[in-house]
Context: one part of a larger RNA
RNA sequence: GAAUGAACGCUGGCGGCGUGCUUAACACAUGCAAGUCGAACGAGAAAGUUCCUGCUUGCAGGAACGAGUAGAGUGGCGCACGGGUGAGUAACACGUGGAUAAUCUACCUUCAAAUCGGGAAUAACCAUUCGAAAGGAUGGCUAAUGCCGGAUAAAGUCAGGAAGUCUUUGGGUUUUUUGAUGAAAGGGUGCCUCUGAUGUAAGCAUCUGUUUGAAGAUGAGUCCGCGGACCAUUAGUUUGUUGGUGGGGUAACGGCCUACCAAGACCGCGAUGGUUAGCUGGUCUGAGAGGAUGAUCAGCCACACUGGAACUGACACACGGUCCAGACUCCUACGGGAGGCAGCAGUGAGGAAUUUUGCGCAAUGGGGGCAACCCUGACGCAGCAACGCCGCGUGAGUGAAGAAGGCCCUUGGGUCGUAAAGCUCUGUCAAUGGGGAAGAAGUUACUUGGUGUUAAUAGCGCCUUGUAUUGACGGUACCCAUGAAGGAAGCACCGGCUAACUCCGUGCCAGCAGCCGCGGUAAUACGGGGGGUGCAAGCGUUAUUC
Numbered sequence: 001g002a003a004u005g006a007a008c009g010c011u012g013g014c015g016g017c018g019u020g021c022u023u024a025a026c027a028c029a030u031g032c033a034a035g036u037c038g039a040a041c042g043a044g045a046a047a048g049u050u051c052c053u054g055c056u057u058g059c060a061g062g063a064a065c066g067a068g069u070a071g072a073g074u075g076g077c078g079c080a081c082g083g084g085u086g087a088g089u090a091a092c093a094c095g096u097g098g099a100u101a102a103u104c105u106a107c108c109u110u111c112a113a114a115u116c117g118g119g120a121a122u123a124a125c126c127a128u129u130c131g132a133a134a135g136g137a138u139g140g141c142u143a144a145u146g147c148c149g150g151a152u153a154a155a156g157u158c159a160g161g162a163a164g165u166c167u168u169u170g171g172g173u174u175u176u177u178u179g180a181u182g183a184a185a186g187g188g189u190g191c192c193u194c195u196g197a198u199g200u201a202a203g204c205a206u207c208u209g210u211u212u213g214a215a216g217a218u219g220a221g222u223c224c225g226c227g228g229a230c231c232a233u234u235a236g237u238u239u240g241u242u243g244g245u246g247g248g249g250u251a252a253c254g255g256c257c258u259a260c261c262a263a264g265a266c267c268g269c270g271a272u273g274g275u276u277a278g279c280u281g282g283u284c285u286g287a288g289a290g291g292a293u294g295a296u297c298a299g300c301c302a303c304a305c306u307g308g309a310a311c312u313g314a315c316a317c318a319c320g321g322u323c324c325a326g327a328c329u330c331c332u333a334c335g336g337g338a339g340g341c342a343g344c345a346g347u348g349a350g351g352a353a354u355u356u357u358g359c360g361c362a363a364u365g366g367g368g369g370c371a372a373c374c375c376u377g378a379c380g381c382a383g384c385a386a387c388g389c390c391g392c393g394u395g396a397g398u399g400a401a402g403a404a405g406g407c408c409c410u411u412g413g414g415u416c417g418u419a420a421a422g423c424u425c426u427g428u429c430a431a432u433g434g435g436g437a438a439g440a441a442g443u444u445a446c447u448u449g450g451u452g453u454u455a456a457u458a459g460c461g462c463c464u465u466g467u468a469u470u471g472a473c474g475g476u477a478c479c480c481a482u483g484a485a486g487g488a489a490g491c492a493c494c495g496g497c498u499a500a501c502u503c504c505g506u507g508c509c510a511g512c513a514g515c516c517g518c519g520g521u522a523a524u525a526c527g528g529g530g531g532g533u534g535c536a537a538g539c540g541u542u543a544u545u546c
Stems, first nucleotide, its partner, number of pairs: 001546004006542005013392006019385002021350001026348003030345003035077003040074002048065008084303003094227007103220002108216008116150001118148002125140006156181011186208006195201001229275003236266003241263008278300004282293004305326005328339004356382001358381003364378001365376004395425004405416004429487001431482005439473001444468003449463005490535005495516003501530005511518002
């Protein structure tokens, strides 16, 4: 000099864009953060309003609307994404380059084929019942795209035979043949051409789903070469250890696991042990080489109160899932139960120190759904903080009687100083009053035209014209007008380094100080005044890095 996720002191006008628990991976009150689908399925309230009947005249019963709504339940998809944190990890965790002939991949896209015919349950519900609660138990009924058999099927898989081809000589791949194995589910809309016969279809059409196979895309698993911390005041380490064979297991190779056999394997090119640490793109600095660092943003990894385990599933050994153990907190009728903010806000604690218990799904993106739509503390915005960067303003011109006043003085004067006042202007920002956006594309409904399917002028799919509808921010940005210089300057320093000097007070005292050093009676170094210098809505100090 540059820099910072900074803090502290003094001061503080506005705007834009960013950033904001670096400490206790400490404990958490409260609210929200993952749901959705009635076009998979069976059921299905109530309040309230109206009407009818009965009479004991304010009660009872019934019906309609509310409403096939709410709230539950079965089932599907999602919940493995998105969001947080950096505790652990010195490791194929990360970076980079390869391998997978050792592998998997839901949803999506393309191609090919199929979607036949049955069965038994079960929740919801009803009844009984246990418990303080959380939550159950028993019996009975019922549906499905839930579950289970059967049929059919090979392009699949496995095993055997034959032939070709490639090869890292382990094997891979192609064709053919034989045997075994082995799928499925319906739903929406419309129509009468065919069948049946006039329909609420078993038929037809179309859209969508389901099953099997092949390919793609995407994502993931595994393996390897190389690279990036410190300590030798850590020198030996290892028994599933190193290798083989058989078996098991996995989507997959492998001591991954197991039985047996052999005695190996690593190490001074640093094994083992210990300490520290998430890694990278990057960031800061520097002319560079380097050094330091890893906040925000992006990629990867790991973790989710602590430790362990599996289940479901295409994917988890799963932050807002399950089970077990532990610590802690809470409820309890003492028998037993409930919980997990390192999601967004917020609270306590720790600390020098870090924000609102805000608005909205309008946009972008995600989940579900044919869609309407619903959900979304992702995200978009607003709020707080000079925490940072950038921009603007606090006025401009003129004005010498060099005013008054302050300070200094050799008493002549000098200086603050064109500075002020005065005169002439301007109107940024702020204030007030008017106008007022872009961000909106779409979806859906109606409509115009075309096209495909079809028996069809239904319906449905695709393209297209027009109208209507959608904005949290926000009456914000921006524009115009009104009045008015009016509301807007401080901080540090002035001995040398280092730009900037005098007076008074003090008297080795009080104090200053980054280094050298100042202060003991004329202190440009302490404290104050005047003056000056440097930066400026900031300026200094402290800490840290180069």
Small-subunit ribosomal RNA, 5' domain from a metagenome, 546 nucleotides, folded computationally.
Rfam family: Bacterial small subunit ribosomal RNA.
The full RNA is in RNAcentral, with records from SILVA.
Its mean pLDDT, the model's own confidence on a scale to 100, is 83.